[in-house]
Molecule: transfer RNA
Organism: Fructobacillus sp. CRL 2054
RNA sequence: GCCGACUUAGCUCAGCUGGUAGAGCACCGCUCUUGUAAAGCGGGGGUCGAAGGUUCGAAUCCUUUAGUCGGCACCA
Numbered sequence: 001g002c003c004g005a006c007u008u009a010g011c012u013c014a015g016c017u018g019g020u021a022g023a024g025c026a027c028c029g030c031u032c033u034u035g036u037a038a039a040g041c042g043g044g045g046g047u048c049g050a051a052g053g054u055u056c057g058a059a060u061c062c063u064u065u066a067g068u069c070g071g072c073a074c075c076a
């Protein structure tokens, strides 16, 4: 340099054929307990890597771009 995959909550990951974003764990509060843990109930937390475009509507489609990983090529 070329090709491909990935990027979504603090972490690990879902998200169908565009219909307006979720789970588990973690965190906070409450219940329960002598207390802790466990369990149950409730809650907070998101620029869907970034920018632009298409569309009534974009995490999803298109363009550009950044990062991570892998493969290939080059290394005179």
Stems, first nucleotide, its partner, number of pairs: 001072007010025004019056001027043005049065005